Predicted 3D model of a 503-nucleotide part of an RNA (small-subunit ribosomal RNA, 5' domain) from uncultured Marinobacterium sp. Rfam family: Bacterial small subunit ribosomal RNA. RNAcentral holds the full RNA, with entries from ENA and SILVA. Its mean pLDDT, the model's own confidence on a scale to 100, is 83.
[in-house]
Context: one part of a larger RNA
RNA sequence: GAGUGAACGCUGGCGGCGUGCUUAACACAUGCAAGUCGAACGAGAACGGAUUAUAGCUUGCUAUAAUUGUCGCUAAGUGGCGCACGGGUGAGUAAUAUAUAGGAACAUGCCUCUUACUAAGGGAUAACAGAUGGAAACGUCUGCUAAUACCUUAUAUGCCUUUAAUACUGAAGUAUGCAAGGGAAAGAUUUAUUGGUAAGAGAUUGGCCUGUACGGUAUCAGUUAGUUGGUGAGGUAAUGGCUCACCAAGACGAUGACACCUAACUGGUUUGAGAGGAUGAUCAGUCACACUGGAACUGAGACACGGUCCAGACUCCUACGGGAGGCAGCAGUGGGGAAUAUUGCACAAUGGACGAAAGUCUGAUGCAGCAACGCCGCGUGGAGGAUGAACAUUUCGGUGCGUAAACUCCUUUUAUAGGUCAAGAUAAUGACGGUAGCCUAUGAAUAAGCGCCGGCUAACUCCGUGCAGCAGCCGGGUAAUACGGAGGGCGCAAGCGUUACUC
Numbered sequence: 001g002a003g004u005g006a007a008c009g010c011u012g013g014c015g016g017c018g019u020g021c022u023u024a025a026c027a028c029a030u031g032c033a034a035g036u037c038g039a040a041c042g043a044g045a046a047c048g049g050a051u052u053a054u055a056g057c058u059u060g061c062u063a064u065a066a067u068u069g070u071c072g073c074u075a076a077g078u079g080g081c082g083c084a085c086g087g088g089u090g091a092g093u094a095a096u097a098u099a100u101a102g103g104a105a106c107a108u109g110c111c112u113c114u115u116a117c118u119a120a121g122g123g124a125u126a127a128c129a130g131a132u133g134g135a136a137a138c139g140u141c142u143g144c145u146a147a148u149a150c151c152u153u154a155u156a157u158g159c160c161u162u163u164a165a166u167a168c169u170g171a172a173g174u175a176u177g178c179a180a181g182g183g184a185a186a187g188a189u190u191u192a193u194u195g196g197u198a199a200g201a202g203a204u205u206g207g208c209c210u211g212u213a214c215g216g217u218a219u220c221a222g223u224u225a226g227u228u229g230g231u232g233a234g235g236u237a238a239u240g241g242c243u244c245a246c247c248a249a250g251a252c253g254a255u256g257a258c259a260c261c262u263a264a265c266u267g268g269u270u271u272g273a274g275a276g277g278a279u280g281a282u283c284a285g286u287c288a289c290a291c292u293g294g295a296a297c298u299g300a301g302a303c304a305c306g307g308u309c310c311a312g313a314c315u316c317c318u319a320c321g322g323g324a325g326g327c328a329g330c331a332g333u334g335g336g337g338a339a340u341a342u343u344g345c346a347c348a349a350u351g352g353a354c355g356a357a358a359g360u361c362u363g364a365u366g367c368a369g370c371a372a373c374g375c376c377g378c379g380u381g382g383a384g385g386a387u388g389a390a391c392a393u394u395u396c397g398g399u400g401c402g403u404a405a406a407c408u409c410c411u412u413u414u415a416u417a418g419g420u421c422a423a424g425a426u427a428a429u430g431a432c433g434g435u436a437g438c439c440u441a442u443g444a445a446u447a448a449g450c451g452c453c454g455g456c457u458a459a460c461u462c463c464g465u466g467c468a469g470c471a472g473c474c475g476g477g478u479a480a481u482a483c484g485g486a487g488g489g490c491g492c493a494a495g496c497g498u499u500a501c502u503c
Stems, first nucleotide, its partner, number of pairs: 001503004006499005013378006019371002021336001026334003030331003035081003040078002043074002047072002049068009088289003098213006106206002111202008119153004128143006159182004165176004187194003215261003222252003227249008264286004268279004291312005314325004342368001344367003350364001351362004381410004391400003415442006424432001449492005454474003460487005470475001
């Protein structure tokens, strides 16, 4: 000098765009953050509609009651899809991570294309009703019922498993293929679609393997028995000691194994002429985690933040028998700390889930609020104006502040008040928001501080003190340009200094 997710002190007018718990991965009150589909299904608790009856009368609408699932629709329930995305955090992890370049033994819901099919039956079960246990959470028994829920059967030259044979081939193997065995499906509605099943191809996404790079310590020198390899089997979507049986005795290591400490990684950010150093907030990609530890289930996909089970710590409820919970989602609270915001508005836009759609949900997101936390822009007036005030200083002549002020004329960015009014939206739909912008009026009106002035380093005198105090270094302090005050000056400016850290 440059920089910062900064903090502190003094000061503080406006706007735009960003950013905002770096500490306790500490504990959390409350609300919200993942639902949706009635065009899969039975059903009908609401709301509306329709019908009937009664009353009032304005003679076709008001109220009340009843009926109705065939109408709009729909709480709860069965079923489907989603909940593995999006959002948060960085505890763990020095390599099962990340970055980059390759590889072969794999899977892939939704999406696109192609081919074929969508046949015949069956038994349940929730809801519901009745009974019943429990303080509750939540159950138990009996009976009824539906489906795109579940189960059989049929068919399937293709698919899967086993496999005779033939051809090609240096080998591994590849192609054709006899035979045996196994395996599908679901309907819905407004009749035009949309679903379902099998097989193949694509796209996308993911799993796996390898090379190289990627912290510190040698005051860590030896480490390792599923350890290293083989054969066979099991397991997986798939390769593989991934697991197991047997066999062999290997494997790694000063090119740093093993151990300990520290740490998410990268694109980037910052500094620097560069090489390099430091760093990894926001934004983007990857990974890991979800009170702590372990485990699997479902599923195309999880060993699953707002799912399940077990154990533990903690908190809460309890009728003491037993139960409930997980903000490292968005707000918010306590605590810790030098320190970090609103228990806001809206799905209008972009995107996501579901749905044929209308649409519903969406603390993703879009916006608003708070904070000079940062960057950028603007303003705090312009022109004229000497008789040269006060104040300071003085060699008493003067000099400085200084055209500065007053005063005169002008302007209105900004401010205040009123009016008008977008784009963002395509037919409709605008949270932002009566916002941005534009017009009119008023009137210089609403708006300057902070640090420094011995040298480094731009800027000097007077007074006080001689102690106190200053200080980044050198240092200064009995005529102090270095302390404190004042006048003046220098620098930056809605900021200026200090502290901390990096180059």